[in-house]
RNA sequence: UGAGACGUGGUGUAGUUUGGUAGCACGCUUGGUUCGGGACUAAGUGGUCGCGGGUUCAAAUCCCGCCGUCUCAACCA
Numbered sequence: 001u002g003a004g005a006c007g008u009g010g011u012g013u014a015g016u017u018u019g020g021u022a023g024c025a026c027g028c029u030u031g032g033u034u035c036g037g038g039a040c041u042a043a044g045u046g047g048u049c050g051c052g053g054g055u056u057c058a059a060a061u062c063c064c065g066c067c068g069u070c071u072c073a074a075c076c077a
Base pairs, nucleotide, nucleotide: 001073002072003071004070005069006068007067010026011025012024013023020057027045028044029043030042031041032040050066051065052064053063054062
């Protein structure tokens, strides 16, 4: 320098192909249960979908630019 993949609650991830309410597990909070804890159980909690712009009635999803991480190749010696 070029190519590719990835970026979504605190953590790990699905959803992108086919644009149409952002879901799952763990975690956390509260209640039940227990002498207490764990386990179990009920309810709840939290996401400007990396950033900016565009297209569209509507964008996590399509288009453009940028940032970050990883991989490969090239360059240098």